Background: Large-subunit ribosomal RNA, domain IV from a Phycisphaerae bacterium, 363 nucleotides, folded computationally.
Context: one part of a larger RNA
RNA sequence: CUGUUCUCAAGGAACUAGGCAAAUUAACCCCGUAACUUCGGGAUAAGGGGUCCCUACAGAACGGUUGGGAUUAAUCUUCCGACUGUUGCUGAGGGCGCAGAGAAACGGGUCUGCCGACUGUUUAUCAAAAACACAGGACACUGCUAAAGUCGUAAAGACGACGUAUAGUGUCUGACGCCUGCCCGGUGCGGGAAUGUUAAGGAAGGCGGUUAGUGGGAGUAAUCCUGCGAAGCUGGCGACCGAAGCACCCGUAAACGGCGGCCGUAACUAUGACGGUCCUAAGGUAGCGAAGUUCCUUGUCGGGUAAGUUCCGACCUGCAUGAAUGGCGUAACGAGUGGACCACUGUCUCGAGAACAGACUCG
Numbered sequence: 001c002u003g004u005u006c007u008c009a010a011g012g013a014a015c016u017a018g019g020c021a022a023a024u025u026a027a028c029c030c031c032g033u034a035a036c037u038u039c040g041g042g043a044u045a046a047g048g049g050g051u052c053c054c055u056a057c058a059g060a061a062c063g064g065u066u067g068g069g070a071u072u073a074a075u076c077u078u079c080c081g082a083c084u085g086u087u088g089c090u091g092a093g094g095g096c097g098c099a100g101a102g103a104a105a106c107g108g109g110u111c112u113g114c115c116g117a118c119u120g121u122u123u124a125u126c127a128a129a130a131a132c133a134c135a136g137g138a139c140a141c142u143g144c145u146a147a148a149g150u151c152g153u154a155a156a157g158a159c160g161a162c163g164u165a166u167a168g169u170g171u172c173u174g175a176c177g178c179c180u181g182c183c184c185g186g187u188g189c190g191g192g193a194a195u196g197u198u199a200a201g202g203a204a205g206g207c208g209g210u211u212a213g214u215g216g217g218a219g220u221a222a223u224c225c226u227g228c229g230a231a232g233c234u235g236g237c238g239a240c241c242g243a244a245g246c247a248c249c250c251g252u253a254a255a256c257g258g259c260g261g262c263c264g265u266a267a268c269u270a271u272g273a274c275g276g277u278c279c280u281a282a283g284g285u286a287g288c289g290a291a292g293u294u295c296c297u298u299g300u301c302g303g304g305u306a307a308g309u310u311c312c313g314a315c316c317u318g319c320a321u322g323a324a325u326g327g328c329g330u331a332a333c334g335a336g337u338g339g340a341c342c343a344c345u346g347u348c349u350c351g352a353g354a355a356c357a358g359a360c361u362c363g
Base pairs, nucleotide, nucleotide: 001358002357003356004355005354006353007352008351010349011348014347019344027051028050029049030048031047036041038175052095053094054093055092057091058090059089060087061086062085063084064083065082066081067080068079069078070077096100108342109341110340111339112338113337114336115334116333120132121131136173137172138171139170140169141168142167149159150158151157176329177328178327179326181259182258183257186256187255188252189251190250191249192248195247196246197245201241202240205237207235208234209233210232213228214227215226216225217224218223260278261277262276263275264274287321288318299315300314301313302312303311
């Protein structure tokens, strides 16, 4: 010097990002216990007191022996006594120590926000959380010989389910309470079938190729050159017919999503209930709001402190809140997170000492 453990005057969070760490508290019995609350809780709330040993003291409880009475099938039960024992019970008196839960095991507490209702789950090996799940809510699909959905090779087969819409599957939300506004123009989904568009396919009718045949020319002939060209076969067009889809119409937001601007106006000023105008599918309702969302910002006011960029309560000027991408509340719960207080302490002022194990020196 390092590690582990322990102690400390006075002060007591001045430490620090933060009381991190440590300390406090602690068992059992008795007293006592607030707001709030879903009446269960909150609660071991908080806050107090007691705890050892002795007694020839008093009582209590539980027995034992026994007398008498009632009662009965029966000391089954019960009433009044006597004697006696036990005890982790109560009180009284006394005793000792610094200290009586004498060591050890063994909650620190309170107030107030935020988030998530809760118990649970998770990144095996840096994250346990406000993330996931959850009961509850809603929407959609599914009528079953093989549901919808899922695995599988477009299979067999299997799950769903030896279930049947009070069921199963998918998606969103997330206890409970009060609620959940407006917009269907876009995207999606459901429905509709008149019209437009239209694939494969069909197809009237042209066009091209091929050539049985045939015209002309050359050649004695074989043959050659050059036209026309049926049927069949074939190549390529093609009016027209032609489903779904799309266009089109209707519906649908607890589907994906969206939810304005400018100007003026009241008898101080300020503000603007009111008016005008432009745009939109509709212009944000209730609630909440400098928020885990507020840039400007340490906004402003109030509270708490001697002093508060955090915190709490308000205000509303919401850069850029807002209603199951749920909004706002909420008792209980939380190794969650912010703020304050009491107690407590070597966290600190500010350091000191001790034990043990190392380091170091010698060996």

NCBI's taxonomy places the organism under Bacteria, Pseudomonadati, Planctomycetota, Phycisphaerae. Its Rfam family is "Bacterial large subunit ribosomal RNA". RNAcentral holds the full RNA, with entries from ENA.